[in-house]
Notes
This is a predicted structure of a 1522-nucleotide RNA (small-subunit ribosomal RNA) from a metagenome. It matches the Rfam family "Bacterial small subunit ribosomal RNA". Its mean pLDDT, the model's own confidence on a scale to 100, is 83.

RNA sequence: AGAGUUUGAUCCUGGCUCAGAACGAACGCUGGCGGCGUGCUUAACACAUGCAAGUCGAACGAGAAAGCUAUCCUUGUGGUAGUGAUUAAAGUGGCGCACGGGUGAGUAACGCGUGGAUAAUCAACCCUUUAGACAGGGAUAACUAUGAGAAAUUGUAGCUAAUACCUGAUAUAGUUUGUAGUCGUGAGGUUAUGAAUGAAAGGAUGGGUAUUUAUACCUAUCGCUAUUGGACGAGUCCGCGUCUGAUUAGCUAGUUGGUGGGGUAAUGGCUCACCAAGGCAUCGAUCAGUAGCUGGUCUGAGAGGAUGAUCAGCCACACUGGGACUGAGACACGGCCCAGACUCCUACGGGAGGCAGCAGUGGGGAAUAUUGGUCAAUGGACGCAAGUCUGAACCAGCGACGCCGCGUGAAGGAUGAAGCCUUUCGGGGUGUAAACUUCUGUCAGAAUAGUAGGAAAUUCAGUAUUGUAAAUAAUGGUAUUGAUUGACGUAUCUAUUUGAGGAAGCGCCGGCUAACUACGUGCCAGCAGCCGCGGUAACACGUAGGGCGCGAGCGUUGUUCGGAAUUACUGGGCGUAAAGCGCGUGUAGGCGGUUAAGUAAGUCGAUUGUGAAAUACCUUGGCUCAACCAGGGAAUUGCGGUCGAAACUAUUUAACUUGAGUUCAGGAGAGGAGAGUGGAAUUUCCAGUGUAGCGGUGAAAUGCGUAGAUAUUGGAAGGAACACCGGUGGCGAAGGCGGCUCUCUGGACUGAUACUGACGCUGAGACGCGAAAGCGUGGGUAGCAAACAGGAUUAGAUACCCUGGUAGUCCACGCUGUAAACGAUGGGUACUAGGUGUGGGGAUGUAAUAAUCUCCGUGCCGGAGUUAACGCAUUAAGUACCCCGCCUGGGGAGUACGGUCGCAAGGCUGAAACUCAAAGGAAUUGACGGGGGCCCGCACAAGCGGUGGAGCAUGUGGUUUAAUUCGAAGCAACGCGAAGAACCUUACCGGAGCUUGAACUGUAGUGGAUGUAUUUAGAGAUAGAUAUUCAUAUACAUUUAAUGUAUAUGCUGCUAUAGAGGUGCUGCAUGGCUGUCGUCAGCUCGUGUCGUGAGAUGUUGGGUUAAGUCCCGCAACGAGCGCAACCCUCACCUCUAGUUGCCAUCAAGUAAUGUUGGGCACUUUAGAGGAACUGCCGCCGAUAAGGCGGAGGAAGGUGGGGAUGACGUCAAGUCCUCAUGGCCUUUAUGUUCCGGGCUACACACGUGCUACAAUGGUCGAUACAGAGGGUAGCAAAUCUGUGAAGUGGAGCUAAUCCCUAAAAUUGAUCUCAGUUCGGAUUGGAGUCUGCAACUCGACUCCAUGAAGCUGGAAUCGCUAGUAAUCGCGGAUCAGCAUGCCGCGGUGAAUACGUUCCCGGGCCUUGUACACACCGCCCGUCACACCACGAAAGCCGAUUGUACUAGAAGUCGCUGAGCCAACCUUUUAGGGGGCAGGUGCCCAAGGUAUGAUUGGUAAUUGGGGUGAAGUCGAAACAAGGUA
Repeated sequence: AGAGUUUGAUCCUGGCUCAGAACGAACGCUGGCGGCGUGCUUAACACAUGCAAGUCGAACGAGAAAGCUAUCCUUGUGGUAGUGAUUAAAGUGGCGCACGGGUGAGUAACGCGUGGAUAAUCAACCCUUUAGACAGGGAUAACUAUGAGAAAUUGUAGCUAAUACCUGAUAUAGUUUGUAGUCGUGAGGUUAUGAAUGAAAGGAUGGGUAUUUAUACCUAUCGCUAUUGGACGAGUCCGCGUCUGAUUAGCUAGUUGGUGGGGUAAUGGCUCACCAAGGCAUCGAUCAGUAGCUGGUCUGAGAGGAUGAUCAGCCACACUGGGACUGAGACACGGCCCAGACUCCUACGGGAGGCAGCAGUGGGGAAUAUUGGUCAAUGGACGCAAGUCUGAACCAGCGACGCCGCGUGAAGGAUGAAGCCUUUCGGGGUGUAAACUUCUGUCAGAAUAGUAGGAAAUUCAGUAUUGUAAAUAAUGGUAUUGAUUGACGUAUCUAUUUGAGGAAGCGCCGGCUAACUACGUGCCAGCAGCCGCGGUAACACGUAGGGCGCGAGCGUUGUUCGGAAUUACUGGGCGUAAAGCGCGUGUAGGCGGUUAAGUAAGUCGAUUGUGAAAUACCUUGGCUCAACCAGGGAAUUGCGGUCGAAACUAUUUAACUUGAGUUCAGGAGAGGAGAGUGGAAUUUCCAGUGUAGCGGUGAAAUGCGUAGAUAUUGGAAGGAACACCGGUGGCGAAGGCGGCUCUCUGGACUGAUACUGACGCUGAGACGCGAAAGCGUGGGUAGCAAACAGGAUUAGAUACCCUGGUAGUCCACGCUGUAAACGAUGGGUACUAGGUGUGGGGAUGUAAUAAUCUCCGUGCCGGAGUUAACGCAUUAAGUACCCCGCCUGGGGAGUACGGUCGCAAGGCUGAAACUCAAAGGAAUUGACGGGGGCCCGCACAAGCGGUGGAGCAUGUGGUUUAAUUCGAAGCAACGCGAAGAACCUUACCGGAGCUUGAACUGUAGUGGAUGUAUUUAGAGAUAGAUAUUCAUAUACAUUUAAUGUAUAUGCUGCUAUAGAGGUGCUGCAUGGCUGUCGUCAGCUCGUGUCGUGAGAUGUUGGGUUAAGUCCCGCAACGAGCGCAACCCUCACCUCUAGUUGCCAUCAAGUAAUGUUGGGCACUUUAGAGGAACUGCCGCCGAUAAGGCGGAGGAAGGUGGGGAUGACGUCAAGUCCUCAUGGCCUUUAUGUUCCGGGCUACACACGUGCUACAAUGGUCGAUACAGAGGGUAGCAAAUCUGUGAAGUGGAGCUAAUCCCUAAAAUUGAUCUCAGUUCGGAUUGGAGUCUGCAACUCGACUCCAUGAAGCUGGAAUCGCUAGUAAUCGCGGAUCAGCAUGCCGCGGUGAAUACGUUCCCGGGCCUUGUACACACCGCCCGUCACACCACGAAAGCCGAUUGUACUAGAAGUCGCUGAGCCAACCUUUUAGGGGGCAGGUGCCCAAGGUAUGAUUGGUAAUUGGGGUGAAGUCGAAACAAGGUA
C1' cells in the first nucleotide's frame, strides 16, 4: 500500500466482499511449565448458611463460673478463704457506624467535564492562637421484686453511678443589634463604643510535698469549654461543552418578576401572602426514545469513529414507594417509622426479614471462579497503651481468558533403509528425516543440603541529649544498642545425583492468498467470506500422501475501528451514472465596493494559573530477559488571568462613486387585462337546378340517399379558430403569447444630463404565479372527440382502421398545483482565442446604400481548458468567489403509517421488514431489424421438362416381432453408410457348444506329434476310431550306411501364468476423415498514427471488376492466407514417331472386305511445341482502371469443363472403416455352429422407373458411336430351342479377338377406344447361378390384363452442345440394378428486367441482444414459502388531566389528661414540656376520561422469492400502431 466481483471486451459510476488490529469474550479440536494480569457483559431475579463494625474498665455502677491453691468438717457432686478477676456476658456513657466495600436501575441533568464565583456558607476528628475549667442539683438503666405474652417484646413498684442530664456564676472571646469614624462606585468590609445574649468534666498513672494514713495539694499527661488562623472535606451559584428523532412546533399559573413574612449552615418561588403579566422556543422549547459521566480504552497517517470491564475521579442507588429522627456530616446498603409485593415463624392473638459487601445456592444464559488463609505488610475504627475489630487489603485456590518467557533436545549420519504416496514403470517424494554414533541436562519429577527479600515501626529494657517542671524524680521528643513480629511457604534462589528419558497440535492448499497430486463420489453427498465449485478424468466435495502458515496453541462465531475519499472539516458530487425546488417576490440568516481615523470582540505574540494520579510517548533503572514494576522528563493540541500588536474580519465615525437606483429623450415587441369588430372555411337550416349513387378503406362494411343524398347556385343561423406574412424572428420570471381597432397597464433596451451615496447578492420558512387533464356553479356547443355503439381486421381484438357519438374542448367565477413544468444544466459577479448568421438601438460615414466601431439579445461552428466518454466551449459543463436546493447501491417505494392541504380525484412530507450482487452511464466490436443505400446468384421473372394423382422399385417413419442389428434427422437424414442381406456377409433372435479361448506375443512345465487319407455319431460345431508319419545341428553308442540314444533349435498338442477378445458405452474426452455456409470474396498481421481504454486506421471514400480485380484519393506504409494464374482435359495448327491404327497414290488378290505387298500423305494415336495478350482500331471514361463496338482469328475479353475449398461457423457427422483416453465385460457384452431375422405390413413421407398414347404402339427393312471391360475371364462361328438359354471353344493377357448400340431413317398396319395404349397382379411351364433359390434371386415362354386418359394445395431441375430424349459401358458381383459412376447419338425454348420471394457481400443506422432474434423480456392467473400493512375486537406497558383517598412524618394550633431538676407567697401555683386531638402538605390505593406504545386476531391488501405451469405478446429494431 491494496485486491476480487456488473461486460464478449473497455472506461467510469456504484454497492457488496476480503486481507489488518483489537476483545471482560464464547464454541470446536488440542494441551508441558512458569511469571504478571484478569474473570455474571444476561435476571437492579430470588436467596439457605457463615462471616463483612466495632472499640474504650485511663467516663460509670454492678459483677460471675470452670480451673488452681490453702484450710476445715471430714468424707460429700461438701463448706470457707484466696486466686481466676483491670475477666466473661449484659447495661449507662463516649467515639465510630455518613469511611471502606458493592452495583449502574434511574438520570439528557449544573448529573458529568472544564474554567470561574461564594463580598451567600458549614466544617467532628488534626495542627495552631488566646483565655478558662467556679458553685450546685435532681433523676435513670443495669439490679431486685412482681406481672402480661407462644414469641418478639413489655408493664408496675423499689435501689444506684457517671466525662449521662439540669441550674446558677464568670468572659475585654463569639453572636445579634444601635451609634460614630474610616475604606470601597456598590453589595459590603473594618475600627471604636453601648445594649442584649452567651461555657465547661473530669479520669487515670508516675513523681513530689503535707498530714489525721486516708485524703488533700503541686507537677507531667489524657480529656473538657470558649475563641483565632490553617489543613482535609462538604454545600450552593455561573460561562462553555455533553446522543437520536420535526412522521414531536408550540410549552409554561409558583409559571416569570417585584414587595414583605417564613425557612436553611447558606443565595434563591425554596415556601407563603399580595402586586404585575411575564418566561422559554426553528441557534430546536416541549414531548418521545436511548444512556450513568470523565481520565481513559480500541482503531486510525491524521482528522475522526466506536467504546466507558479491570485501575482512578465524580454522581446515583441499596426489595419497591414515601418520610423524618440522631448527628459535624445521612434523609443513612448490614439504623428507625409507614404503605406495598414477596419469603419465613406462629399457640392465629401477633411477629421476623432484605447479599447491587465476601464466599456460596437456585434461576436466567453461549458464558464468568473457593461457602479458602492471614491481619505478616498497606490502610481504616476505637483505645494513653498493650491490643481488639477489619471478606478493605495481602495471599493462596479454579479457568490457555489475555500478555510475556521457557521447553518438548543438540551435533554427526546414505546417490538415500523399510513403510506409505506417486509414476511416463525408468524413477520421484516423505528425507538427514529415522535407525545408528557422540553429547547436553533447561523445564517437569524424585532425593539431599544450604539460603535472599517482603521487617520497618510500635512496644519493652538500657545509654546519651533535650523540652515541660521547683526537681538530678516522672514524662514527651531526638539519637543509639538489644529484644520481639511472616498468612503466602512443601514458596524463591543455589548446589549435588538421576536420565533423551515425561512434554505437539491446529488451520489451510481454485483466485483474492503462502501452499498439488492420487483415489472415491457423479448437480448426489457436500463446500462456500466474495466470485463460485459438484451433471464420470473435481488442484474447490470426502479420504490419503505431500506442501504452506502459526505454534501450547490453532481455527470458527460475535462485536468495534480500518481499508471506505462509501457522509468527503482535512477530503466527494448533481447535462446523460443517484442528485437543480416548475417559476418568481421576499423575511430571518449568510456574504458583501473605495478612502481615512478610532476601538480591540475575532486574530496574532509574550507571560502566568490550571489541565489530579495512573495510562500513552521519550529516557534511566529493578525483577536472569520480557511481560510487569519504579524514578525523571516532555506532552496534555483545552480553559482562565495579565501585558502587548493593529495588517485582515468586525464595530463606530467621517467621506467617495465605479455596484445599485432615480431623471429626461427615443424607438422595438404574438408581454398582460378589458371592450368592440372582420373575412375565409366547416356544419346545419331554407329555396332552386339535378339524378343515382355518395362516403369510406389495404380491401370492405356499418352509415347517408328515389321521402331526392353527394354535386352545384343563392340566402340564413351559430360557434370555434385566425391561412398567407411567419423566420433556430420577437416578448415574458416560468407556464406561455399570433386577424384587426380602441382603452388601461408591466418590463427590457439605447443615448444623454443631473441627483442619491453601498441603498447590493442570495434567500430556510412565508407569499404569489403556474400547460394539459380533472372538479364545483351557471352559460354555450360549429368542428374535433375520452367513454359508449356499430362495421371491419383477427385464433381472439374490450386495440390499431372505418361510420357515428356524450362528457370535455369555449365563456364567467371558484378549486386543483401537477408534467420529459427539459437546455433533463439554480441565482449573482468577475476573468479567459476566434469565425459566421440574425433581431433591436446608437456613433462615424454616404446623395442614399454599403463599410467600420459600439451596446443589448438570439443561433451555428470551433481553439485553449475541461469531461468517464459523449460532449461543453464569452449564452461554459473553462477559471474563481458568494448564497440556496438536492444526492449517497438496485428492488421493496415515491409505497405503508402518521401529519397536513383538497369537494373529490389526489398533492406535499415520507420510512421499515424482507430480498439481490449487482442496478447503472458513455463508448467499442459483433450479431440482428417486418431500418436505409449499393451489388450478386436459375433467387425471382421469361421459358422447357418434371415431382405431388396411378402401378411398381427403393429408402425412411410408424406398427408388428423371439429378432425385425446399428447409425444418419431442416437446407446439409430418407436409391444415405450399403460399389449389390438366399448361407456367408451379420453386428440381431432362438437353440447347441468352448473358456489362455477363433486370431496375436512371451515365459515356465510337460508330451511328440502336426499333417494326410478313410470312416462312425450328430443339424452342425464337435467328439471318436483306423492307417500312415517329424526336420535340422552336435555328441555318443551300436553298427556298417543306416539305426538308436541324449542335448539344443524349429514345428506342434496339453497345463499354468502374463495377458487376449469386445461392431459393448461415451463423436459432449479425442486424432484422422467428411458435410455445410461457399468457389461466397472475404480473413488477418508487422511497423507507424489516433484513442485513458476496449479498439480504430490500413480493409473506409470516388470509379471499376466474376473477384479486397484493378485505378485514383487518403496517416498510413507494407505483408500473409484466400481471388486470379501456374495443373489436367476439350477446341486450331506445327514438328517428331508409325503398330495392332490409316489407305490418297502404286501393285497383287477376292463373290466381298487394308485381305496382301507397299506407303504413312490424310484420319488417328501420344509426345514436344505454337496460339489469346483488351495485343490492334474507334467511341465512352478522370489523361486512369476499365467498358462498348469493330477487324483479324480455330478460339475474344476468366474460350468450355475439371481439379483446387481462406480465417472460421454448426460441442454438425462418424468410437460400426481405422486409430485412441476413460469406463464396463472376462465359463461372457468374447468365440464356434445350425436355423431364423435384417425381405414383416391397416398406414405416412422422400427418391426413382414405367405409363396414361398417334411427335405414338406393333411388325418388317436399313445406317451411324464413344468410353470402358475381359484368363477362376470375354467368348466368335456352328448347331438345338418360340425364348431365357444350351452346345461348341476359333480368337484374345487385347488400337489385333470378344462384349457391341438405340432413338433416327424407311415401308406397312392400328384410328382415339381403357384401345394392337398400359403393363401390375396371378396361374402354368421353364432357363441360369449356386452346397442350397421355401421363407428370399434374376431371366424366359404361354395365359391373365389391375390402376392409370397428364394429376389439388404445393414444389423441383435447367441459360447451350445445356434442358429434353435415345441407347451403351463399368464398379460391386457365384447370381441379382428402375440405384450409382461414366459414355456417346439426336438436340431446343427463353432471359424485358431486379419491384417482390430465398440466400449472400459491402457501407451506414438503431438496439435493453453477446448462448448474439430459435435473442431478450412484461403483466394477470395457479402453487409453495417469507416479511409487512389494514381490520370488528381482545390483552398489556408507560403517561397526562380531574376528582377521591389520606398511613407514617415534619411544621402549626390545641392540650380539661400527665410531668424530677428552675422560680415562688410551696398540700399548690408559675415557667417549661409530654401524651392525646386537630389543620396544611403528602406515598400507596380508588374512580372517570384521554394520549403514546407493544403484543395478538377471523378476514383482507399489495410486496418479495422460487430449473423446466397457464394466457397473451406490452418493451428493446421503425419491436411490426415510434